This is a predicted structure of a 127-nucleotide RNA (c-di-AMP riboswitch aptamer (ydaO/yuaA leader)) from Nocardioides oceani. The coordinates come from a structure-prediction model, not an experiment, and the mean pLDDT is 77. The organism belongs to Nocardioides, within Bacteria. The model forms 89% of the base pairs in the Rfam consensus.

Parts: sequence; C1' cells; structure tokens
RNA sequence: UCCGGGAGCCGGGGAACCACCGGCGCUGCGCGCAGCGUCACUGGGGUGAAUCACCCGCGAGGCACCGCACAGCGGUGAGGAGCGGGCGUAGGGCCUGUCGUGCCCGAACCCGUCAGCUCACCCGGUA
Repeated sequence: UCCGGGAGCCGGGGAACCACCGGCGCUGCGCGCAGCGUCACUGGGGUGAAUCACCCGCGAGGCACCGCACAGCGGUGAGGAGCGGGCGUAGGGCCUGUCGUGCCCGAACCCGUCAGCUCACCCGGUA
C1' cells in the first nucleotide's frame, strides 16, 4: 500500500400497538362508524444542505375543434410534464492577522408503481 473480517458509528428496509385511510349521496344501526352507489384520483419513496416560490422564453405526450383522398394524415386552439435563463429562499458550508453590510453552495443520483411508525430480523456505507 492492497484485500478480507470484527467492534463502534451512520443510513435504508421491516411487526404488533398507534397513526393514516378523498368529495358527495343513500341505507343501516350499537350515532360515529359500517355498507352500497357515484365522482375525482396529479404516482410514490430514498441518499443529500441542496427545498419552496415568482418572472421570462421554449415546450413533449395527452385533450378539444376543424379539414381531407380517413387502419390514417394535416391544421388550429387551450393547456403545461419538462428544459433553459433571471431573481430570491428553507437550508448547508468557509475564514487560523481580519467573524462581517463578509464570502461560497443551494447540485446530482438511485429505487421502479413499492415504502407511516416499527421489536426481532435483513441490507448498505464507514474517514
């Protein structure tokens, strides 16, 4: 120096109890729950300080309308997933003569439709 392992530490997954469990209407009863019907339903989560707005530009899929020579194609419109730029910001960091009207960051990646909490247990990281 490299490899492997252990302790410790950090993080993720994961019971019970507890928490959560959309709107409206109807029915039932043990009166605050259950059942049924209907409508809506944008995915969600993790590592990390790295979130949340506002403004400008571009703008996919899908949707609506119109047209055509109609398995389809073209046009228009609203809309805005996302991208770029600007300005802030939750938050995080730096200073070794200087602690202030100081300076810097405010990214990226992963899981793949699944995750509340969480004993046992499992997994990952570790200068």